[in-house]
RNA sequence: GCCUAACACAUGCAAGUCGAGCGGUAAGGCCCUUCGGGGUACACGAGCGGCGAACGGGUGAGUAACACGUGGGUGAUCUGCCCUGCACUUCGGGAUAAGCCUGGGAAACUGGGUCUAAUACCGGAUAUGACCUUCGGCUGCAUGGCUGAGGGUGGAAAGGUUUACUGGUGCAGGAUGAGCCCGCGGCCUAUCAGCUUGUUGGUGGGGUAAUGGCCUACCAAGGCGACGACGGGUAGCCGACCUGAGAGGGUGACCGGCCACACUGGGACUGAGACACGGCCCAGACUCCUACGGGAGGCAGCAGUGGGGAAUAUUGCACAAUGGGCGAAAGCCUGAUGCAGCGACGCCGCGUGAGGGAUGACGGCCUUCGGGCUGUAAACCUCUUUCAGCAGGGACGAAGCGAAAGUGACGGUACCUGCAGAAGAAGCACCGGCUAACUCCGUGCCAGCAGCCGCGGUAAUACGGAGGGUGCGAGCGUUGUUCGGAAUUAUUGGGCGUAAAGCGCACGUAGGCGGUCCGGUAAGUCUCACUGUGAAAGCCCGGGGCUCAACCCCGGGAGGCCAGGGGAUACUGUCGGACUGGAGACAGGCAGAGGCUGGUAGAAUUUCGGGUGUAGCGGUGGAAUGCGUAAAGAUCCGAAGGAAUACCGGAGGCGAAGGCGGCCAGCUGGGCCUGAUCUGACGCUGAGGUGGCGAAAGCGUGGGGGGCGAACAGGAAUAAGAACCCUGGUAGUCCACGCCGUAAACGAUGGCACUAGAUGCGGUGGGAACGACCCCUUCGGGUGUCGCAGCUAACGCAUUAAGUGCCCCGCCUGGGGAGUACGGCCGCAAGGCUGAAACUCAAAGGAAUUGACGGGGGCCCGCACAAGCGGUGGAGCAUGUGGUUUAAUUCGAAGCAACGCGAAGAACCUUACCUGGGCUUGACAUGCACGUGAAAGUCUGGUGAAAGCCAGGGCCUCCUUCGGGACACGUGCACAGGUGCUGCAUGGCUGUCGUCAGCUCGUGUCGUGAGAUGUUGGGUUAAGUCCCGCAACGAGCGCAACCCCUACCUGCUGUUGCUAACGGGUAAAGCCGAGGACUCUGCAGGGACUGCCGGUGAUAAACCGGAGGAAGGUGGGGACGACGUCAAGUCAUCAUGGUCCUUACGUCCAGGGCUACACACGUGCUACAAUGGCCGGGACAAACCGAAGCGAUGUCGUGAGGCGGAGCGAAUCGGAAAAACCCGGUCUAAGUUCGGAUUGCAGUCUGUAACUCGACUGCAUGAAGUUGGAAUCGCUAGUAAUCGUGGGUCAGCUACACCACGGUGAAUUCGUUCCCGGGCCUUGUACACACCGCCCGUCACGCCAUGGAAGUUGGAAGCGCCCGAAGUCCGUGAGCCAACCGCAAGGAGGCAGCGGCCGAAGGCGAGUUCGAUGACUGGGGCGAAGUCGUAACAAGGUAGCCGUAGGGGAACCUGCGGCUGGAUCACCUCCUU
Repeated sequence: GCCUAACACAUGCAAGUCGAGCGGUAAGGCCCUUCGGGGUACACGAGCGGCGAACGGGUGAGUAACACGUGGGUGAUCUGCCCUGCACUUCGGGAUAAGCCUGGGAAACUGGGUCUAAUACCGGAUAUGACCUUCGGCUGCAUGGCUGAGGGUGGAAAGGUUUACUGGUGCAGGAUGAGCCCGCGGCCUAUCAGCUUGUUGGUGGGGUAAUGGCCUACCAAGGCGACGACGGGUAGCCGACCUGAGAGGGUGACCGGCCACACUGGGACUGAGACACGGCCCAGACUCCUACGGGAGGCAGCAGUGGGGAAUAUUGCACAAUGGGCGAAAGCCUGAUGCAGCGACGCCGCGUGAGGGAUGACGGCCUUCGGGCUGUAAACCUCUUUCAGCAGGGACGAAGCGAAAGUGACGGUACCUGCAGAAGAAGCACCGGCUAACUCCGUGCCAGCAGCCGCGGUAAUACGGAGGGUGCGAGCGUUGUUCGGAAUUAUUGGGCGUAAAGCGCACGUAGGCGGUCCGGUAAGUCUCACUGUGAAAGCCCGGGGCUCAACCCCGGGAGGCCAGGGGAUACUGUCGGACUGGAGACAGGCAGAGGCUGGUAGAAUUUCGGGUGUAGCGGUGGAAUGCGUAAAGAUCCGAAGGAAUACCGGAGGCGAAGGCGGCCAGCUGGGCCUGAUCUGACGCUGAGGUGGCGAAAGCGUGGGGGGCGAACAGGAAUAAGAACCCUGGUAGUCCACGCCGUAAACGAUGGCACUAGAUGCGGUGGGAACGACCCCUUCGGGUGUCGCAGCUAACGCAUUAAGUGCCCCGCCUGGGGAGUACGGCCGCAAGGCUGAAACUCAAAGGAAUUGACGGGGGCCCGCACAAGCGGUGGAGCAUGUGGUUUAAUUCGAAGCAACGCGAAGAACCUUACCUGGGCUUGACAUGCACGUGAAAGUCUGGUGAAAGCCAGGGCCUCCUUCGGGACACGUGCACAGGUGCUGCAUGGCUGUCGUCAGCUCGUGUCGUGAGAUGUUGGGUUAAGUCCCGCAACGAGCGCAACCCCUACCUGCUGUUGCUAACGGGUAAAGCCGAGGACUCUGCAGGGACUGCCGGUGAUAAACCGGAGGAAGGUGGGGACGACGUCAAGUCAUCAUGGUCCUUACGUCCAGGGCUACACACGUGCUACAAUGGCCGGGACAAACCGAAGCGAUGUCGUGAGGCGGAGCGAAUCGGAAAAACCCGGUCUAAGUUCGGAUUGCAGUCUGUAACUCGACUGCAUGAAGUUGGAAUCGCUAGUAAUCGUGGGUCAGCUACACCACGGUGAAUUCGUUCCCGGGCCUUGUACACACCGCCCGUCACGCCAUGGAAGUUGGAAGCGCCCGAAGUCCGUGAGCCAACCGCAAGGAGGCAGCGGCCGAAGGCGAGUUCGAUGACUGGGGCGAAGUCGUAACAAGGUAGCCGUAGGGGAACCUGCGGCUGGAUCACCUCCUU
């Protein structure tokens, strides 16, 4: 221990008792019996009577109320049983139930007749007192209280058993309990603002125990309410309980107090007490019985049942104890209670063992393969025995009652003793962070987890399992609820410039708050060993009892905005008196776009008329629409009309705000200064409120209409263009009157006082001055800027506060939904004011920081543009790629930074792909075991495309300790192998920004912090290069330099190179002797440093110019690439984690493919020709390569090439001819003597092999192409362009590629506006995956909640009327009646009946209010990849936003007014230094 259904209930029990009130005797015991019955005591059914049944027990529906709590009042009351006191208890009477007889009815029940008793009923007597009345006394707090005397009125009683009690009556008091009244206290809602007719009061009457409109008649017209009436919603209240440091917040289970209710509604009766849970009457719903006529019932008592629900127990035992009713008592009754049962639901205690026990078993898990963890854990050894079990013993609770005996539900329970044995006894959650605890496997955005953040897309400590760990432990988790943390509703204890938040402004009501001094009072306030109360339990403290504890007992404490009393008087209040500083009045001055009304002036625009005059005007980025030869525009004159007032003019003035601008006049509001004449706190603020004020737009009526100008029309622009631009143009803008009442109505800052300064402007007074300007100074108020303290999250504010205080008002409480819906109020409307919820999100937001970005700004670089030269894009071919195809066309690379890239060489091989054929410890490595051995190997045959397979043969090794070993083969086991996957698991390497000038650190300083400073600034540089300055001072990685090549010189070197001089020699030649001079080779040095001069500059750094010099300002070139970015590229170079394959995804072989071809693109080559082609002749390089090589002279071939082979491992020989160029000739503008593709034939070479698929040669063929659209690339000097040469790879080659070499050798750069990229500073930002960003709205689809809606349907409360039960009351009462009177007729009195008022349920009606539902409809929210656009964030490409109005697919656009919360440039003003 039913939180839900105050839902319905079968069955049993829960309130009876008394024979000591009474008549009696149905049943039982005993005795007697004639068997009909009688007697008796114990007792006792039914009945009369008394007491009880109003307690105890249950529930929380109703109730927002004097219901509850607390403190009072009752001078407005009652109180059975109990206690105390006083007094009494007398005399009579008539009935009646039971019983008996007899009826009705199914029953429940009931009628008639007749007999009878009482502590039942009635009458009389007496009575303190009570009540009415008259006259006094004392006293109190108003109504009163006490008391004396007189008169009057009505009123008591009951007995019983027995010798001692008990009962009855009246009065007084007490106690207990109850009624009524009052102060104060405790829910939500104002989208409930007005409520009320018995209402508020009075008088008379009624009624009650009692006050009272409680009821009634009459009279009056009151009463309540923003201090929240009335209404709606919710709710029993409290002691207490939970939480909290407290203040508070939440709750009202158990236990205790109070209230209310008892199927629903109404009603009374009885009684001390009820409007009565287990009583009555009526109505209703429901259930049951029935013979259909009629009856019965009320578990929210204890159990129990059904139902509802996430969910809550036994139809138990006992009256032994405690308590209650009755009784004299025994005793009876008691589902109160005491116990037991069920439930780990909570709290408390205990057990499931304790000690020893391995460098540590098995198993499991992990592993870096070494080991580690589980883990002293287990096993094993030694002990213990609580709890459970078994056995023996065994209570307290018992007091009382009774003569005694005796009496325990719990219970053979607690407890005690003994026995046996570690024996029978551990789980749950969690392990990503918060939060203690980590690994493996599985899974692969799946399955799933999740309190928040978030995990899961192939290496998941986050899912699932496992091992391990952590936390608790007979529990552990989850869910729900409440408080806390949350200062996140802030009284303690918050805020409002920009985060949510100051009303648009004023006047002012209530209210709140209020200057100086004195006195009174003591309401607030403070105080007290003061009094009362604050029940018990609980809580806290101390102590005690169950073995401890929980629990229980005893004592003390604490607990209130409570009531009473005493005291204090600073402050607040209140009363009285005074003051002048606040406030106001008065007098005299001053400034001003303050307001209203009327008049008036000039300039300009437009229109009209006239003149002059001719072809255009106008407009734009450029145009067009438009106007114009019917004369525009231009120009001159004249006229009309409307609106607005240039210059002055100013961060200047005035006003409460909105707002206000020519001049004059009138009317009028406010402010300031001077004086110190008056009043004497008259003040501040201000919820509501106000025919209050209130920009623009808008509305109504009537005017007016020049310009401008929503809508609208046209023209442009555009993908479209409902826009931006242009041409027109209606409302409107203007006036009068009346509405509207909103704005970024902003200083996004409500009003009052106090707290450093500096400076500008405007006002006033004074001094000086003849006066003006000017100067000095004062004042208060106004208006700006800067700045200290202080404040602030920062930005910033800073005497005009956002500082410091006080008081008052308004407002805020996450974002969206939404300033929306509904309701109410206002409005002619538009709409305004007030103003939610469902649902949804884990944010929305402020300030500042670092970046990034901008169709922002400044400065500056780069072949970035420009200026040039040559190309690409067109053709043919080559090559790479896409695509397609294919058995396969292996794979990778993807903007720059993939695409002549990996590939510095695909016919086989390569080769990874395909087809087919084979092998399985394997093509390759290591180890082990066994076997064999002739070493490996090799030869032959068969088959085959080969690989391989099968068979056969020969030779027959080395070392040795003679075991064997090396080596090989076979078999087997470990393993090999994989160009399979993951570059998003990685190392390494590389690309790119970019050879851009940057990127950082230490210490210090500044900032709450992110961070800043340094690194910014002024110069300068190719450069963060250097100089100067500076809260910085230094340093590192980058830059530069150091290294290499090249240009000049010097020294050395001197062959294979060179050859000036000497000599020799040749047809010629450094050919030879010789030489080192020169060139050159190679090595080592020098040289260049802004060093010198002049100028500029801060005298610096540096720049400009010059001299000298081979070279001049890093001389030219190379190598060298900061912090980092791109999940950039590569698992197919290599390495490597994980994963997958294992007679295959490994491996071998043959053939094929990588070479395909409608197309598309990139990169190239060759051209299109005359600056050229072709033919002939002639000249000049550098670098490089060569032994399986380069290969000369010679010779053959038209040629590729063949034959041949000297020389050369190369400064010696060879490749090797350089070509463009020069000279001569030819071609003559043509698809050609340009161009060479394509194709045919014939060859050469390499190679096992040129079919797919090689290069080259010869002959023949002779395509496209006549300089290439849009677009696009390279290059700034020995560069571009052009010309040839070599090399790597390589058998050969598809090389036109790539890497190198030299020859010839230009043009142009005004310049930085623009395109691209980059650097620094600054600015804006809603971006941070960083603009390839972010993001808005319509439309379409799905889901969800919600508003409206013709209606439909249900609930609730009220109003009016109808009907009117029971019943009280009133009236009547011809009918009926025992008690009393009575002369017996009757009377008094009573009853039925009838009538009346009221009256529940019910009915009717019109509404109110709250739901449910509703075709259709409105918007809203949410939803990985829908559609349309691009509105916003950068100047977002038309600055944005606010209000309003119109328009539009949509975001939006446009007009009018406003704001800066707009960038940029310029100017003005002020300030600081």